[in-house]
Molecule: c-di-GMP-I-GGC riboswitch aptamer
Organism: Nitrospirota bacterium
RNA sequence: CGCGACAAAGCCAAACCUUCCGUGAGGAGGGGACGGAAAGAGCCGGAUCUUAGCAGUGAGAUGGCCGGGCUGCCGAAG
Numbered sequence: 001c002g003c004g005a006c007a008a009a010g011c012c013a014a015a016c017c018u019u020c021c022g023u024g025a026g027g028a029g030g031g032g033a034c035g036g037a038a039a040g041a042g043c044c045g046g047a048u049c050u051u052a053g054c055a056g057u058g059a060g061a062u063g064g065c066c067g068g069g070c071u072g073c074c075g076a077a078g
Base pairs, nucleotide, nucleotide: 001078003075004074011036012035016031017030018029019028020027021026034064040070043068044067045066046065047062048061049060050059051058052057
């Protein structure tokens, strides 16, 4: 550099239950682990969803949806 080992040390936490917030998509806290090597952050492009509107469109949600870019732990084989 690249890669992700039946390695080691740690990390995160789906569904579901629960409390609160939101018209809603959803979000936050607690419990809980299906999984994850970026399941870190959320800058850019896209996708899906919600909401208002006859519509153009506006305002929102999702990063554990896709791609690019940014940052980062560990180290065997190559």